Context: one part of a larger RNA
RNA sequence: GGAUGAACGCUAGCGGCAGGCGUUAACACAUGCAAGUCGAGGGGUAACAGGAGUGCUUGCACUCGCUGACGACCGGCGCACGGGUGCGUAACGCGUAUAGAACUUACCUUUUACAGAGGGAUAGCCUUUAGAAAUGAAGAUUAAUACCUCAUAGUAUUGAGACUUGGCAUCGAGUUUCACUUAAAGAUUUAUCGGUAAAAGAUGGCUAUGCGUCCUAUUAGUUAGUUGGUAAGGUAACGGCUUACCAAGGCAGCGAUAGGUAGGGGUCCUGAGAGGGAGAUCCCCCACACUGGUACUGAGACACGGACCAGACUCCUACGGGAGGCAGCAGUGAGGAAUAUUGGGCAAUGGAGGCAACUCUGACCCAGCCAUGCCGCGUGCAGGAAGACGGCCCUAUGGGUUGUAAACUGCUUUUAUACAGGAAGAAACACUGCUACGUGUAGCAGCUUGACGGUACUGUAAGAAUAAGGACCGGCUAACUCCGUGCCAGCAGCCGCGGUAAUACGGAGGGUCCGAGCGUUAUCC
Numbered sequence: 001g002g003a004u005g006a007a008c009g010c011u012a013g014c015g016g017c018a019g020g021c022g023u024u025a026a027c028a029c030a031u032g033c034a035a036g037u038c039g040a041g042g043g044g045u046a047a048c049a050g051g052a053g054u055g056c057u058u059g060c061a062c063u064c065g066c067u068g069a070c071g072a073c074c075g076g077c078g079c080a081c082g083g084g085u086g087c088g089u090a091a092c093g094c095g096u097a098u099a100g101a102a103c104u105u106a107c108c109u110u111u112u113a114c115a116g117a118g119g120g121a122u123a124g125c126c127u128u129u130a131g132a133a134a135u136g137a138a139g140a141u142u143a144a145u146a147c148c149u150c151a152u153a154g155u156a157u158u159g160a161g162a163c164u165u166g167g168c169a170u171c172g173a174g175u176u177u178c179a180c181u182u183a184a185a186g187a188u189u190u191a192u193c194g195g196u197a198a199a200a201g202a203u204g205g206c207u208a209u210g211c212g213u214c215c216u217a218u219u220a221g222u223u224a225g226u227u228g229g230u231a232a233g234g235u236a237a238c239g240g241c242u243u244a245c246c247a248a249g250g251c252a253g254c255g256a257u258a259g260g261u262a263g264g265g266g267u268c269c270u271g272a273g274a275g276g277g278a279g280a281u282c283c284c285c286c287a288c289a290c291u292g293g294u295a296c297u298g299a300g301a302c303a304c305g306g307a308c309c310a311g312a313c314u315c316c317u318a319c320g321g322g323a324g325g326c327a328g329c330a331g332u333g334a335g336g337a338a339u340a341u342u343g344g345g346c347a348a349u350g351g352a353g354g355c356a357a358c359u360c361u362g363a364c365c366c367a368g369c370c371a372u373g374c375c376g377c378g379u380g381c382a383g384g385a386a387g388a389c390g391g392c393c394c395u396a397u398g399g400g401u402u403g404u405a406a407a408c409u410g411c412u413u414u415u416a417u418a419c420a421g422g423a424a425g426a427a428a429c430a431c432u433g434c435u436a437c438g439u440g441u442a443g444c445a446g447c448u449u450g451a452c453g454g455u456a457c458u459g460u461a462a463g464a465a466u467a468a469g470g471a472c473c474g475g476c477u478a479a480c481u482c483c484g485u486g487c488c489a490g491c492a493g494c495c496g497c498g499g500u501a502a503u504a505c506g507g508a509g510g511g512u513c514c515g516a517g518c519g520u521u522a523u524c525c
Stems, first nucleotide, its partner, number of pairs: 001525004006521005013377006019370002021335001027333003031330003036077003041074002044070002048068003051064006084288003093213008103205002108201007116150004126139005156181001158179009186193002214260003221251003226248008263285004267278004290311005313324004341367001343366003349363001350361004380411004390402005417461005425452001431446007469514005474495003480509005490497002
């Protein structure tokens, strides 16, 4: 000198764009919200609305799933994404480059084939019943795209055999024969949307390997499923992944093992570079979800707002027993020098479900707070010498300086204030009409939708009106005099100032440097 997710002191007009509990407590959490959706899968009807009917007191009561819709329930898809944090991890965790002839992939795209016949339950509803509650128990009864059985099927599975061909060692690909095993679901507004099997693609994941990846030798030996083999089990798949048996190996001074520290990268800061330092915001990967463990479901989890067990803590209780997990968004307490609103909206982008309308979305888009940073604008401009008054200084009837500074004259109106107008972000989906191909796609036209927001922006009005401070002035280092003090009070980054003429302390005048900031502290180069 540059830099910072900074803090503190003094000061403070505005706007744009960013950032905002990293250092400390992965500390504990009141309250609300953050993951639902589908009635075009189903039985149905608790609430609301419409309709119909009955009764009459004439505007009320009752009845009817008839309709729109729809609580709870069965079922499907989603909840493994999105969002948070950095505890752990020195590891194939990450980065980079390869391999999978050892694997998987719901939804999506393309292609081929198929969808036949039956069955028994169960939630809900109803009846009864236990409990303070959480939550159950029994009986009767009912449906499905829920579940089960049979049929049919192949480039699927398993086993056996034949043939062709390729390679990279184990082997791969293809053709064919026999046996074995396994499928399916319907809905509807008739347009479609779904279902089953197989193949290919896309996307996502999994696994293996080369190289790179902090400090300590005041850590020198370490390892028993350890290293390899055979067999079996397990897995989507390879493998000591697991087990039995056999062998005695494996790693290590090119640093094993042990200890400490730490999420990694793209990137960021600095530097001419080489390097050194950091890993906030944004993006990718990993790990975690009160602590530890376990599996279930599923295409995918060993699952933040799922389950079970154990533990600590908090809460409810009728003492028998139960409930909970903000490292989601706000917010609270605590800690700390220190880090924001219990806001608005799904209008846009994206996501889940749905044929769609639409619903949900603290993702996201916006607004609020904070000079935390970067950038921009303003606090006026021109003229004006009696060089005014006042202040300060001096060699003091005078002079210098503050200083064109002020007053005064003219001008302008950014900004602020008031009034008026007023966006872009919106293109679509859906609906209506038309056209093309040709029977649901595409295109065109119309129509609809804005949280921000009466915001940005524009115009008009009057008026210099609404707006400057901070640090420093001995040298380094730009900027000097007076007064006070008298090794005192004090200053100080280093050298050092102060003991009676202090440009170094305190005040004043003047000056210098930055400027809505200026200094100090901390850290890095």
Overview
This is a predicted structure of a 525-nucleotide part of an RNA (small-subunit ribosomal RNA, 5' domain) from an uncultured Bacteroidota bacterium. It matches the Rfam family "Bacterial small subunit ribosomal RNA". RNAcentral holds the full RNA, with entries from ENA and SILVA.